[in-house]
A computed fold for a 238-nucleotide part of an RNA from a Candidatus Woesearchaeota archaeon, annotated as large-subunit ribosomal RNA, domain VI. The coordinates come from a structure-prediction model, not an experiment, and the mean pLDDT is 82. It matches the Rfam family "Archaeal large subunit ribosomal RNA". Rfam 15.1 lists 2,955 matches to the family in 1,139 species.

Context: one part of a larger RNA
């Protein structure tokens, strides 16, 4: 000196959000002979919208898992094939589900006004002065140091490639993790989906029998997980 990193000022830029009605109160009051009958301002909801969610309630769910036609694999189990067809459905997406979405404060327009001459009066205006919109500027949300007058402060030797990978994703970009390792896989254990397998035993309408749809049992079974958690088994190796 000094990249980079962090942390920030914020010129500029972009959005501009947040509209509307309805009840309740104010109040049966001001007002008004009566008849009728307000507002400022306070609460609550209803719909639109705008931006996020996915606990709930729905939908999807060509991950799963059941039933079941046709037809193929010699039969049986177990599959392929037509998202066949139907019946569920987790995690993702998601609306029909759920949250958020005041206000204020400058400065002004029309307009309302104070003071007040020119013009002894009057006059809001000429000097001065106060007010006063969903527009305008701020506040709100992003995004912002190539803002060339390219900043400020701290930290201050790393970073990129390759490697396992996702809160990230079209490619890059980002972000994680890389054995001083739970990053991804396996496994096991949690939840979780479908709902009770194969095979064996028994029962089983008929039949002589050989078979038998199809019933119980064994079995909250078998299969399955984009999810949690445990564990170096594998893979981030030298």
């Nucleotide at each position: 000196u000094g990249a980079a990193u962090g942390u920030c000022u914020g010129a500029a830029a972009g959005g501009a959000a947040g509209g509307a009605c309805c009840g309740c109160u104010u109040a049966g009051u001001a007002c008004g002979a009566g008849a009728g009958g307000a507002a400022c301002g306070g609460c609550g909801g209803c719909u639109c919208c705008a931006c996020g969610c996915c606990u709930c309630u729905a939908g999807u769910c060509u991950a799963c898992c059941g039933g079941u036609u046709g037809u193929c694999u010699g039969g049986g189990a177990a599959g392929g094939c037509a998202g066949g067809c139907c019946g569920g459905g987790c995690a993702g997406c998601c609306a029909c589900g759920c949250g958020u979405g005041a206000a204020g404060g400058g400065a002004u327009a029309a307009g309302u006004g104070c003071u007040g001459a020119a013009a002894g009066c009057a006059u809001c205006u000429a000097a001065g002065c106060a007010c006063g919109a969903a527009a305008c500027c701020c506040g709100c949300c992003u995004u912002g140091a190539a803002a060339a007058g390219a900043g400020a402060c701290a930290u201050g030797a790393g970073g990129a490639c390759g490697c396992c990978g996702a809160u990230a994703g079209a490619a890059g970009a980002u972000c994680g993790g890389g054995u001083u390792g739970a990053u991804g896989g396996g496994a096991c254990c949690g939840g979780g989906g479908u709902g009770u397998a194969c095979g064996c035993u028994g029962c089983g309408a008929g039949g002589c029998a050989a078979c038998g749809a199809g019933c119980a049992g064994u079995u909250c079974a078998g299969c399955c997980c984009g999810c949690g958690g445990u564990u170096a088994c594998c893979a981030a190796g030298a």